């Protein structure tokens, strides 16, 4: 510093989610030391139990025992004036502990007290006389279970109480001042009143003495009163500052002020009594919610957001609430009193208690330790001191809770050991890692040894330069004593590599990957996702990767997040300008003079507690953690000074903004009138049968007379043409005309006036349609709603009626995609070219034209902008002021409260909860019952066909012991299969093998090979027989092909997965597309080329262009038909000669023909349209003419197309069987359904007889000829023939003639009987074919639906390939041979532009809502119960106060 994630890809808005640091943490795994820390964040829930505040005998009075000595056993003496107790002092108000209340009686910061207190304690001053009276301990008596109580009675005191005495203070009074200002301090001169004290140790020194002492000086000490003042520390007040919620907008009656009083250490409604009616509030009063508050912490670059453990400073509580009292000080955590809840004792009558001290229990909870040690240190109470208490505090234990530091070996060692994972089987990792050898010894273990922390401490001893007459004091040496931690820290020794590593991770984000298992399953997950048979995401091992005695999770803050933007965002379309105006408040303001100093600046000064953060040093071996100094603290307060600016203040100014004046344009607004056209009704006239209506109808209206058409009336509504991106208005909105009243803006002049301006929270007013209300209109039109249609339906779209409204007046409603989706002013920033309104120049009789001012209003555009679209003097540029808004999508502009309304509603405006996206702008495909152009048997226009019927064939389906497997819209279905009796064959039965039917290796044998007999369906199995080669050879043996036994490694699989794959293949489609590089555009995906105007079959070719060029497709090169030549002419031909029954022979090479190799055709010539261009159009010539006709040849990619069963092959599976061999079935089944065809229905026809003419191609396992036999399929037979030679082979429709004459027939041929042929080891399941009987259906075929555009369609035989044999099928050959195409409106299918899209899996797309089912979450509910809270009232403790 930034990633991920919304899309097919981009940008952009936006939201989510990670990386980072923190912790009083907790949980899982796991765990070796030590050092500093730091541990109930929950129930301010409840506690047994010990311990947390006592002290002084130098203030008083009184005072034991137990033990010990000694005894006369009686007791003395000691313990000892000690313990325990009591008066009395002082202390308990400090330390310690929680954070429940508190949004201010808090806190923080500055300041005030002239409005006050302060015990200890420090300095001054100046005092301490002389009395008195009680009262606890104690005694005794009672009462009570107990706690505790009460009566009498003794006695002290630094308890208490008069009195003196008053510098001084306090009161009240008076006077004249000084300095001052709420009450402060003073000068001078007065008098009134009221107010003190307490001794205690220890010394001296006199005098008395009963020798115990007494009593008086004297001075020292420690106190005590009285008063100044100082220091601590406190109480009041002010000014500024820190949460949320206006869905809380009004609150107050001691409220708010004044006068008088009380009350207090002091000010005040603080509390009363009278008097006024104040006061606070949009700069947020009132309530309502949540919370100690600071220093500081944690993040962060800061600004800033969270936080307020521990340490510190302030507040506030002390089992709930209330309340004095004592005190310097409390309204008192380990005092009192009351109430009231629990809890414990009890004789049931009464009592006791308050862990939010410190151990430590219960409970709650994810979770927080020891019922240690010491008063050694520091620090507090008392005490003169010794000293005595302190769960303050110093220490230990417990917890990896946190931060720091150490270790768990070092060197050296490749056969790269064993193992383990991987594996392309070669190797590679783990990995110098291990062992092995050489060291070290830190920490843990044992043993020794040993601290500081202790001294200006405390007791003694000396000493005297303080001080007093002297001692006690104080000061100096000196010496003894005091350690809880702890025999710890620390240093020594011993021996030992020995006792010490885990934990998350590994798909991106984020550093680090293989293998197995598993198979939308178990699981994962912070996001995005992952898992459906090869998972780097899941569990597991192996390897890595982070970190490290710790990993990780999980919660929670900041950050990142410019996603609340002050720094530092927005608001045409992404969320966001209020529908529109006046105008309060408030913000902001044109040019100058003077002055003040609020703000602003500059310097000083105070303060901004310590600890913390920083920076220098310094102690712990280092650091963490300690200590010293610095520094800095964005604030406040305050003295001084500047005056630019803001800002008050003075005095001007005219350009901002108003006025007057003069013109002119206008659907600006109210009113009041008027006027024609139409519609519709009414009354007459003329007229007849249909009008309306609609894609077509039909309901409707008309013979009781409509539509139509002429007259005349009647009423209401609306203003054709003009009319215009023209006008006017603030917006809504204004359109016939005349009057009338009237708002506004524009131009021009010249004058007044002197900043009077802009903006505008609230607030006011205007505000379409639609809707309400009360009184009226009602022609048309018309929500509703009745019919008629259309539809599967139609609560619609059309249609025929038709209420409200719509119209007018008066009142409400207050909303609209109320739009430019664009708030209002002001300036300043290129033009150009329209139109309105006013006006100057010029010119002109006059209209124009022409320059040019200002105001409106459009269209394009420069710079700038902008996510891009787009904006662009009418800004969405560039700037300034003000106001409204917005903050992820849904829930929702919805609930719920307020306000508004009569209603509808409308403003005002959430949360649960859920998603991980919602969303702008643009691209590029796709698709549109979008459009443009253009194509193709795509339709039309023809022509035969399919669908009906019989049969073939293949597929569903069904059935089977099995019907083997595949292929399944178009692109499966006479398809794989160019041929299933067996074989094939993969399928099933039923019978065999297990290294195997095939392959390589290895050992032994025999060695090939031919063959017999039994069983058995065969496979296979038992018995024989003959037989011995080939190479080499040292004559023993060896090898090579080969069979046989044996043992494993392996074969073997038509098993699976075409969604793991190659390879081939179908389809789009022979459709004209598809892409690159360079360059230019664009932020960018992308665009451009490749679009445009023409042509083409063609992205085929021209022109033109920011493109210029090339590639894979088109086209051509290839083959083959069609013309010609040249060569060669045999098995081929025969013109002309000669022969024959025949090209039969002889001869020939012209021609036919064959096969090689060339020409030909290029829009090449003409004319004609076209741009002078490609090109088309028409003609010559040509066998042929614009691609000559056929093939072959398939771009980029698309269908996870098809095929693991052609083949190959990854992974998985079987391995005495999913393998292999055999027999016999089956793949041929058969209520039915489709698809492909074949042969019919008949006379363009069938039969029968005659007579022509072909083309391609097969042929030794073979076609098979004359000839002979059979009616015939065939059979004999065997010439020729390895093929331009022989043969298949007969060409058929055609063509002539006869016969049938429209019928289920001389049509049709299923079906089935009989009887043969071939084939072949075998025709039963299950072949073809013959001939002889039989003679079915079917007379042209719904709906739909298929082929084809010339030698084609149709029709008519022929040959092939596959077969031992089976062809209605394929494949290919030739005959005879049409009709028809106006043309692109309309299907379908492609192609190119263009447009819309909320589609991208791409229209089989994407999506709304119900419902039923689970399942989350959250309501209603008869009611019930808690909490809280308003106002009224009633009883009413303890206390204070006052009275008596």
């Nucleotide at each position: 510093a930034g990633a991920g994630u919304u899309u097919g890809a981009u940008c952009c808005u936006g939201g989510c989610u990670c990386a980072g640091a923190a912790c009083g943490a907790a949980c899982g795994c796991u765990g070796g030391c030590g050092g500093c820390g730091c541990g109930c964040c929950u129930a301010a829930c409840a506690c047994g139990u010990g311990c947390a505040a006592g002290u002084c005998g130098a203030g008083c009075g009184a005072g034991a025992a137990c033990g010990g000595u000694c005894u006369u056993u009686g007791g003395a003496c000691u313990u000892a004036g000690u313990a325990a107790a009591g008066c009395g002092g002082u202390g308990u108000a400090c330390g310690g502990g929680u954070g429940a209340g508190u949004a201010a009686u808090a806190c923080g910061u500055g300041g005030g007290u002239a409005a006050u207190c302060u015990a200890c304690c420090u300095u001054c001053u100046g005092g301490u006389g002389g009395g008195g009276a009680a009262u606890a301990a104690c005694g005794u008596u009672u009462c009570g279970a107990a706690a505790g109580a009460a009566g009498c009675g003794c006695u002290a005191a630094u308890a208490c109480c008069g009195c003196a005495u008053a510098a001084g203070a306090c009161c009240a009074u008076a006077g004249u001042g000084g300095c001052u200002a709420u009450g402060a301090c003073u000068a001078c001169a007065g008098g009134g009143g009221u107010c003190a004290a307490a001794g205690g140790g220890g010394g001296u020194c006199a005098a008395c003495u009963u020798c115990g002492g007494u009593u008086g000086g004297c001075g020292c000490u420690c106190g005590c009163c009285a008063g100044a003042a100082g220091a601590c520390g406190a109480g009041c007040c002010c000014g500024c500052g820190g949460c949320c919620c206006a869905u809380u907008a009004g609150a107050u009656a001691g409220u708010u002020g004044g006068u008088g009083g009380g009350g207090u250490a002091a000010u005040g409604g603080c509390c009363c009594a009278c008097c006024a009616a104040g006061u606070c509030u949009a700069c947020g009063a009132u309530g309502g919610g949540u919370a100690g508050c600071u220093g500081g912490u944690u993040u962060g670059a800061g600004a800033g957001a969270a936080u307020g453990a521990u340490c510190a400073g302030c507040c506030a509580c002390a089992c709930u609430g209330g309340a004095a009292c004592u005190g310097a000080g409390a309204u008192a955590c380990g005092g009192u009193c009351c109430a009231g809840a629990c809890u414990c004792c009890u004789a049931u009558g009464g009592g006791a208690g308050g862990c939010a001290g410190u151990a430590g229990u219960g409970g709650g909870g994810a979770a927080u330790u020891u019922u240690g040690c010491g008063u050694a240190a520091u620090a507090g109470a008392c005490g003169a001191a010794a000293g005595u208490c302190u769960g303050a505090c110093g220490c230990a234990g417990c917890g990896a809770c946190g931060c720091c530091g150490c270790g768990u070996g070092g060197g050296u060692g490749a056969u790269g050991a064993a193992g383990g994972c991987c594996u392309u089987c070669g190797g590679g990792u783990c990995g110098u890692a291990a062992a092995g050898c050489c060291c070290u010894g830190u920490c843990a273990a044992g043993g020794g040894g040993a601290a500081a922390g202790a001294a200006u401490a405390u007791g003694g001893u000396g000493c005297g330069u303080g001080g007093u007459a002297a001692u006690u004091c104080c000061g100096c040496a000196u010496c003894a004593u005091u350690g809880a931690u702890g025999g710890u820290a620390c240093c020594c020794c011993u021996g030992a590599a020995g006792g010490a590593a885990g934990c998350a991770c590994u798909g991106g984000u984020u550093a680090a990957u293989u293998c197995c298992g598993u198979g939308c399953c178990a699981g994962u997950a912070g996001u995005u996702g992952u898992g459906g048979u090869a998972a780097u995401a899941c569990g597991g091992g192996g390897a890595g990767u982070g970190c490290a005695a710790g990993c990780g999770u999980u919660g929670u803050u900041c950050g990142g997040a410019a996603u609340u933007a002050u720094u530092g965002g927005g608001c045409g379309u992404a969320a966001a300008g209020a529908g529109c105006a006046u105008g309060u408040a408030g913000g902001c303001u044109g040019c100058u003079u003077u002055g003040u100093a609020a703000g602003u600046c500059u310097g000083g000064a105070g303060u901004g507690a310590a600890a913390u953060c920083c920076c220098u040093c310094g102690g712990c071996c280092c650091a963490a953690c300690c200590g010293a100094g610095g520094a800095g603290g964005c604030g406040c307060u305050u003295c001084a000074g500047a005056a630019a600016c803001u800002a008050c203040u003075u005095g001007g100014c005219u350009u901002g903004a108003a006025u007057c004046c003069u013109g002119g344009a206008g659907g600006g607004g109210c009113a009041a009138g008027u006027g024609g056209a139409a519609u519709u009704c009414c009354c007459a006239g003329u007229g007849u049968a249909g009008g309306g209506g609609u894609g077509a109808a039909a309901u409707c209206c008309g013979u009781a007379g409509a539509u139509a058409u002429u007259g005349g009336g009647a009423g209401g509504a609306a203003c054709a043409c003009c009319g215009g991106u023209g006008g006017c208005g603030a917006a809504g909105g204004c359109g016939a005309c005349u009057u009338g009243c009237u708002g506004g803006a524009c131009a021009g002049u010249g004058a007044u006036c002197g900043a009077c301006g802009c903006u505008g929270a609230g607030a006011u007013g205007c505000g379409a349609a639609a809707g309400c209300g009360u009184a009226g209109g009602u022609a048309g039109u018309a929500a509703a709603u009745a019919g008629g249609a259309u539809u599967a339906g139609a609560u619609a779209c059309c249609u025929u009626g038709g209420u409200a409204g719509u119209c007018c007046a008066c009142g409400c409603c207050g909303u609209a995609a109320a739009c430019g989706a664009u708030g209002a002013a002001u300036a300043c920033u290129a033009g150009u070219u329209g139109u309105c309104u006013c006006g100057g120049g010029u010119a002109u009789u006059g209209a124009c034209c022409c320059c040019u001012g200002a105001g409106g209003u459009g269209a394009c555009g420069a710079a700038g902008u902008u996510a891009a679209u787009g904006u662009g003097u009418u800004a969405a540029g560039u700037a300034u002021u003000c106001c409204g808004c917005c903050u992820g999508g849904g829930g929702a502009g919805u609930a719920c409260g307020g306000c508004c309304g009569u209603a509808a509603g409308g403003c005002u405006a959430a949360a649960g909860c859920u998603c991980a996206a919602a969303g702008g702008a643009a691209u590029u495909g796709a698709c549109g019952g979008g459009g443009g152009c253009c194509c193709g048997c795509a339709c039309a226009a023809g022509c035969g066909g399919u669908g009906g019927a019989g049969c073939a064939u293949g597929u569903g389906g069904u059935u089977u012991a099995a019907u083997u497997c595949g292929a399944u819209g178009c692109a499966a279905u006479g398809c794989g299969a160019a041929g299933a009796a067996c074989c094939u064959u993969a399928c099933c039965u039923g019978g065999g093998c297990u290294u195997g039917a095939c392959a390589u290796c290895u050992g032994g044998a025999g060695a090939a090979u031919c063959u017999g007999u039994c069983c058995g369906a065969a496979a296979a199995g038992a018995c024989g027989g003959g037989g011995u080669g080939c190479c080499c050879u040292u004559u023993g043996g060896g090898g090579a092909a080969u069979u046989c036994c044996a043992a494993g490694a392996c074969a073997g699989g038509u098993g699976c997965u075409g969604c793991a794959u190659g390879g081939c293949u179908g389809u789009c489609g022979u459709c004209a597309g598809c892409u690159c590089g360079u360059g230019u555009c664009g932020u960018g995906a992308g665009a451009u080329g490749u679009u445009g105007g023409g042509u083409u079959a063609a992205g085929u070719c021209c022109c033109g262009c920011a493109a210029c060029g090339a590639g894979c497709g088109c086209a051509a090169c290839c083959c083959u038909c069609g013309u010609c030549c040249u060569u060669a002419g045999u098995u081929g031909c025969c013109a002309g000669c000669a022969u024959u029954a025949a090209g039969u022979u002889g001869g020939g090479g012209a021609c036919u023909c064959u096969a090689a190799g060339g020409a030909u055709a290029c829009u090449g010539c003409c004319g004609g349209u076209g741009u002078u261009a490609a090109a088309c159009c028409g003609g010559a010539g040509g066998a042929a003419g614009g691609c000559g006709g056929g093939g072959a040849c398939g771009a980029c990619g698309u269908c996870a197309a098809g095929u693991c069963a052609u083949c190959a092959u990854g992974g998985c599976c079987c391995u005495u069987a999913u393998g292999c061999c055999c027999a016999g079935g089956g793949c041929u089944a058969c209520a039915c359904a489709c698809g492909u065809g074949c042969u019919a229905c008949a006379a363009u026809g069938g039969u029968c007889g005659g007579u022509a003419c072909a083309a391609u191609g097969u042929g030794u396992u073979g076609c098979u000829a004359a000839c002979u036999c059979g009616c015939g399929a065939g059979a004999g037979g065997g010439a020729g023939c390895u093929a331009a030679u022989c043969a298949c082979a007969a060409a058929a429709a055609a063509c002539c003639g006869g016969c049938c004459u429209c019928a289920g027939u001389u049509c049709g041929g299923a079906u089935u009987g009989g009887a043969g042929u071939c084939u072949g080891u075998a025709a039963u399941u299950c072949g073809a074919c013959u001939c002889c009987a039989u003679g079915a259906a079917g007379u042209c075929g719904g709906a739909a639906u298929c082929g084809c555009u010339a030698g084609u369609a149709a029709u008519c035989g022929g040959a092939g390939a596959u077969u031992a044999g089976u062809a209605u099928g394929c494949u290919c050959c030739g005959g005879u041979g049409a009709a028809u195409a106006c043309g692109u409106u309309u299907u379908u299918g492609g192609g190119c532009c263009u447009u819309g899209u909320a589609u991208a899996u791409a229209u089989u797309g994407c999506c709304c809502g119900u419902c039923a089912c689970a399942c989350c979450a959250u309501g209603g509910g008869a009611g019930u119960u808690g909490u809280u809270u308003g106002c009224a009232c009633c009883a009413g403790a303890a206390g204070u106060u006052g009275u008596u």

Predicted 3D model of a 1444-nucleotide RNA (small-subunit ribosomal RNA) from a metagenome. The RNAcentral record of the sequence draws on SILVA. Model confidence (mean pLDDT): 83 of 100.